The part of an RNA shown here (small-subunit ribosomal RNA, 3' major domain) has 476 nucleotides and comes from a Minisyncoccota bacterium.
Context: one part of a larger RNA
RNA sequence: AGGCGGAAGCCCGAACAAGCAGUGGACCAUGUUGCUUAAUGCGAGAGUGAGCGCAGUACCUUACCCAGGCUUGACAUGCUUGUCUUAAUGCUUCUUUCGAAAGAAAGAAGAAUCCUACGCAAGUAGGAGGGCAAGCACAGGUGUUGCAUGGCCGUCGUCAGCUCGUGGUGUGAAUCGUAACCUUAAGUGGCACAACGAGCGCAACCCCUAUCCUGUGUUACAUGUGUCACAGGAGACUGCCGGGUAUAACCUGGAGGAAGGCGGGGAUGACGUCAGGUCUGCAUGGCCCUUAUGCCUGGGGAUGCAAACAUGGUACAAUGGUAGCUACAACGAGAAGCAAAGGCGUGAGCCGGAGCAAAUCUCUAAAAAGCUACCCCAGUUCGGAUUGAAGGCUGCAACUCGCCUUCAUGAAGCUGGAAUUGCUAGUAAUCGCGGGUCAGCUACACCGCGGUGAAUACGUUCUCGGGCUUUGCACU
Repeated sequence: AGGCGGAAGCCCGAACAAGCAGUGGACCAUGUUGCUUAAUGCGAGAGUGAGCGCAGUACCUUACCCAGGCUUGACAUGCUUGUCUUAAUGCUUCUUUCGAAAGAAAGAAGAAUCCUACGCAAGUAGGAGGGCAAGCACAGGUGUUGCAUGGCCGUCGUCAGCUCGUGGUGUGAAUCGUAACCUUAAGUGGCACAACGAGCGCAACCCCUAUCCUGUGUUACAUGUGUCACAGGAGACUGCCGGGUAUAACCUGGAGGAAGGCGGGGAUGACGUCAGGUCUGCAUGGCCCUUAUGCCUGGGGAUGCAAACAUGGUACAAUGGUAGCUACAACGAGAAGCAAAGGCGUGAGCCGGAGCAAAUCUCUAAAAAGCUACCCCAGUUCGGAUUGAAGGCUGCAACUCGCCUUCAUGAAGCUGGAAUUGCUAGUAAUCGCGGGUCAGCUACACCGCGGUGAAUACGUUCUCGGGCUUUGCACU
């Protein structure tokens, strides 16, 4: 100087407390362990793995397994020899045989560049280019090492810290600066001081949002002191007043204001830590394979199921369920696309095809809420698992292994032990909507959007994590 302390002081944080809703019990979905298997591909492992890489596992993907096949190769560059360029073992089309395909073998037809010289022409010769065969360099590898690496990412942590120059102190390691006091979300600021300055962080500059103004006005609309959209500006700065404080920084109350003391949200992550994660995104050193650890194809597997864990969905009901009627959004997406009206079907869906590269058309019905009626506390008109049958859709193909519909079936479950999670306001809770991936879908996931809309915080003793100072140390 650090690290650590069941040491002290000060302080902070959805850390505790005060509350609300959950998880842990049931069923299902997804991930993981384990087991099984020819294979159940690989990685991720306290916090910081486990709806994670995967923003889509029927084939493909695919890296795994079985079987069949190829060997300069599915892909790149170059070299040598031969051969063709008057067309073949190559190319295109077709046919045949073996085959599940890949692939192997055979046959038919068709097409195929330019230059120079000679020649009337047909053509001949040479060269370039191109094809093929054989061979050689090489290709290829999701093989290995994340403890050889780049890049990117997680974490402490959006925590308030981490440093430097000159100078001072000390034999020196070092230290002061950066301690104290007040203050702040903040090493934020004030004051003081052997320090004076500066840098990376903080804050601000950027984006969205709440109010107003101005301009513009199609595709929006009520046809105009203007909803809405777009663009540009204004506005908030402790600016004003009272009180407190050290006449400071700042704190507290108030006025005005759409908004008040960082207005709300986002992007932004210092020096570093964990030999953290990733060689299977990509790149890359070393090592390894080279008729195979490369490449292609068919099929299977990754979806297996005694059990355990994690994250979610649906419920156990009356603040509810069912039926009917009836309102009010926002974000988005659309051409190999979104698809209206109308018709058919109980329905999924089908026929149809208007319109729309979209403020114009479509997806698009918002749902919870409201009104009316029934149910009357029950394993039920709760709950929907599971299973049977019949259908629809996508796709070459739904057996392994897709989604959806209708009818029937109607399981567990009556609020969940120890324990444990999230959240402080338009938040939690609850309700639906959109998007990416995508032929389809295992989405209850993820990323967004709006509707309805709470309770509680005495306080910092305790738990966890963190910051600063002091102190102790058999640690470095």
The organism belongs to Minisyncoccota, within Bacteria. Model confidence (mean pLDDT): 82 of 100. It matches the Rfam family "Bacterial small subunit ribosomal RNA".